[in-house]
This record gives sequence, C1' cells and structure tokens, in this order.
RNA sequence: CGUACGAAAUGGCAAAACCAUUGAAAAGUGGUGACGCAAAGCUAUAGGGGCUAUAGUCUUUUUAAGAUCACGCCAGCCAGUUACCGAA
Repeated sequence: CGUACGAAAUGGCAAAACCAUUGAAAAGUGGUGACGCAAAGCUAUAGGGGCUAUAGUCUUUUUAAGAUCACGCCAGCCAGUUACCGAA
C1' cells in the first nucleotide's frame, strides 16, 4: 500500500407513525421522529426480484366490472459499483 474483516474513534444515514404537499396509484418531497444500518452512498428497459395500473387492449351479466400490460415506482430485497477509519 492492497484485499478480507469489523474492535475502537470521528462522524453519517434515517424505519414506522404524524403533519403538509405532488401523483390515478405504487410511491416521492419537506418537517417532526428514531426502528435500525459498516455502505441504509450511488446505479432501475441495457442483471434478477417486487409494487401500482391512469391510459391502452381484450372479455362479460356492458353507462359497470374482470383480465392483461410499465420506458411509472421500490436501491432499507438480492445485485453491480465507489468509499471514511484501522485493533485482532
């Protein structure tokens, strides 16, 4: 110095819930809050997986239901990638 690993230290992020707001929804953003996290940093048609279904298409008992569908959403599901510190 690098890889693996995760004691200590400096710090970091922020679940659920509530309030406001955007969105058809999933969900996002901001505030409060702290369940937890050694990557809970970043990356979503150029890996997998999951969620929603406005619009579209099809069907039916047809002014309504059902089915299907993502270039929409989830990175705190796996994964890829980058990285602070330095005991065993």

The RNA shown here (c-di-GMP-I riboswitch aptamer) has 88 nucleotides and comes from Neobacillus fumarioli NBRC 102428. It was read from a public genome assembly, where an Rfam model found it. The source organism's lineage runs through Bacteria, Bacillati, Bacillaceae, Neobacillus and Neobacillus fumarioli. Rfam family: c-di-GMP-I riboswitch aptamer. Its Rfam clan is "c-di-GMP_I riboswitch clan". Its family is annotated with cyclic-di-GMP binding in the Gene Ontology. Of the family's consensus pairs, 95% are formed in the model.